This is a predicted structure of a 72-nucleotide RNA (transfer RNA) from Camelus ferus. The RNAcentral record of the sequence draws on Rfam. Taxonomically the source falls in Camelus (Eukaryota, Chordata, Boreoeutheria, Artiodactyla).
RNA sequence: GAGGGUAUAGCUCAGUGGUAGAGCAUGUGCUUAGCAUGCACAAGGUCCUGGGUUCAAUCCCCAGUUCAAUCC
Numbered sequence: 001g002a003g004g005g006u007a008u009a010g011c012u013c014a015g016u017g018g019u020a021g022a023g024c025a026u027g028u029g030c031u032u033a034g035c036a037u038g039c040a041c042a043a044g045g046u047c048c049u050g051g052g053u054u055c056a057a058u059c060c061c062c063a064g065u066u067c068a069a070u071c072c
Stems, first nucleotide, its partner, number of pairs: 001071002005067001007065001010024004018055001026042005048064005
């Protein structure tokens, strides 16, 4: 330099044009003499940023930023 990928909860990751979920972690309760385990519940998100398309965008298009890798 070229083309393609990644970005979503504290962490690891799903998700699909119609107002976003799981596991782990955290908190509360039950259980226990107590702890751990187990069970139930809860909290926690500007879906990287800015534009565009659309009645409606996390999703489609454009530009930028981040990370990792490939080719030269």